Source information
Predicted 3D model of a 359-nucleotide RNA (Bacterial RNase P class A) from a soil metagenome. Of the family's consensus pairs, 98% are formed in the model. Its mean pLDDT, the model's own confidence on a scale to 100, is 75.
[in-house]
Parts: sequence; C1' cells; structure tokens
RNA sequence: GGUGAUCGCCGGUUGCUUUUGCAACAGGAGGAAAGUCCGAGCUCCAGAGAGUGCGGUGCCGGGUAACGCCCGGUGACGGAAACGUCGAGGACAGCGCCACAGAAAACAAACCUCCGUUCGCGCAAGCGAGCGGGAAGGGUGAAAAGGCGGGGUAAGAGCCCACCGCGCGCGUGGCAACACGCGCGGCACGGCACACCCCACUGGGAGCAAGGCCACGUAGGCAAGCGUUCGCGAAAGCGAAAAGGGUGACUCGCCCGAGCUUGCGGGUAGGCUGCUCGAGGCGGCCGGUAACGGUCGUCCUAGAGGAAUGAUCGCCAUCGCGUGAGAGGCGACUCGAACGCGAAACAGAACUCGGCUUA
Repeated sequence: GGUGAUCGCCGGUUGCUUUUGCAACAGGAGGAAAGUCCGAGCUCCAGAGAGUGCGGUGCCGGGUAACGCCCGGUGACGGAAACGUCGAGGACAGCGCCACAGAAAACAAACCUCCGUUCGCGCAAGCGAGCGGGAAGGGUGAAAAGGCGGGGUAAGAGCCCACCGCGCGCGUGGCAACACGCGCGGCACGGCACACCCCACUGGGAGCAAGGCCACGUAGGCAAGCGUUCGCGAAAGCGAAAAGGGUGACUCGCCCGAGCUUGCGGGUAGGCUGCUCGAGGCGGCCGGUAACGGUCGUCCUAGAGGAAUGAUCGCCAUCGCGUGAGAGGCGACUCGAACGCGAAACAGAACUCGGCUUA
C1' cells in the first nucleotide's frame, strides 16, 4: 500500500422524535490539495483626458478562454553522434565597465624585435646611441583592431590577389524567423544591456473575509477643532465660490460637494446564499508532425464552522535485516523455500479552473 472485521469522525437523504438526539442508506483529499509565482473565470469598486513615473514581455509560426504555459521550427552554444541547453530586441542614442597580466583594453599603442640612415667604438663580424619607417614575428591576456596562404617590400602593411569571415545589394526557397546562391565593398562596427539605458508591444484596483438577501444596527448621544460664503429670485431653484472627498503611484485636469476630522461613551459581530456540473473525468473514432481540436458514448466524484476524511486487529503484497532447508560453483562466492523482527514517504481540500515551481 490492498482487502476484511470492529470502533469512531464529517456533512447529505429518508424515517422516528422534535431542544439536544436516535436509526438506516449511499458518500467523504492529492499528485502535488503546497508555494501563491504567472494566466483566466466569477464578483464588487472605479471607468473625460493628458503628461510623468512604475511594472511585465522580448527569434518565428501555431495551440489555448488566456498566459511569462505548451507544441513545432529557426539561430547560437555544447557534443563524435544520438541529442541537450538558451536571460535569443538594440553596443555608430547616451552613460559606464573590461580584474590580474600587459607597451597598449578602444580617438589605439610600441616592451622585445624588424628595416633604413647618421654618428661613435671595433681589424672584422658586429655592438651602442640618435633620427625615421613598420607592426610581420615574440611576449601578456578571457579578449590585442579581420583570419590564413601567396605576391610585394629596405622592412612591412588589404598595399595587391585567392579562399574564409564581415558588411551592403539582388535573386531563389520559406507564412515567417531564416537559409542558400550571385555580385559588390579592402574591412569599418572588440566584448558586456541580470549595470543604467534605448526601442517595440503591453498592464485599472481589490479579492469568496469578493458579493447578494434577512436579521442586527456603524443608529441615536456628548465634547473639541475646521467649514457652513456670495449674487439673483416671492419661493422652488439657478449661477459663482468652497473645507473636504473621488479618480487606489504622482501632477494637471475632470467629477461630487455641506459637512469633515478627532476623542469619549454605547452597541453588533447571527442565519441563508455565493458552493460546486465544470474551459469537467474516462473510452472509441476522425483531423493534425505535435501541442490540441471535432464528434459519439459513458460517469457524477468533499463542499464546511478554523474546518471531518481516523484508530485497532487479521490476511495479502513491497522493501530491509537476521536465522536458514536446499540448489549452483574447484573455490572466493551466488541464488534461495520457510520463519522471525522492522520499515513504509512528501503532504493535506476551504470559490473554481489552466500552467509553472518545489517536496
């Protein structure tokens, strides 16, 4: 864990009693009921508008009630492959960072080295110093200003050329992300956005203690502070102003507006509903690569108040340990009937679903 018996717990129906209650019958947790992290249903509140701010999402297509979820694809990375992973917009808008090492970490620079030249030393090879050219080679680093090969040159350099990379354009394929091909360009634009930031799209608030009905009354009372204005009118009322309130981030704006705030004192806190049949479960067939959809059949499965769903015993099953009939093996050892003892998780509904995450 399964099953049977006995004893309980919870709400339901029926009957008897009717204040509690008693009896019978059929039911009574999960894959996560959890975290409450996303997305919805449902309910109430709000619903001129503008700006600023705050948050979310971030390749493409599809699925879905919806999603930050799922499926399929593209790209990048890892891998020999199968396959796996992804925080996958932007680094010529701005502001910044790039430890250590290193000459230099982004308006490039020059430690060793290479080349030319002048001077000095030296018999010479060469060495040293100055000036100039260069950045190929060495060295540092996670990363060094395209890579690699050839030509070229005093030495060198996209200086020139092929290939690769990169950028731009065109074409083809694809719904698209993108891929492939051709041409042009001598090469600019190092990396980091889970640092701020920019761009695009997007977001009202609160939650079943929502809310509705009944009952009850936050009523009524006392005190303090602020406000209770003006004009017209016979009045009703109209207009202006107005403390305060609403617009649940702020400002403006808009709307309401005669009461508002604080203290004292007094009192209520009960019943019904919402409530479980639902984007529902299972099975078949059909469509789709899939997520999923359609259709037919079938099933009904807790509704609750701080809140039940449990306990004991027997049998069976699982795992571990011990004893161990017996079997195999040269052996170390392996398998093992039966018996005994023990273990058995994470957790737990509270309006309801779809996900994710964690256990």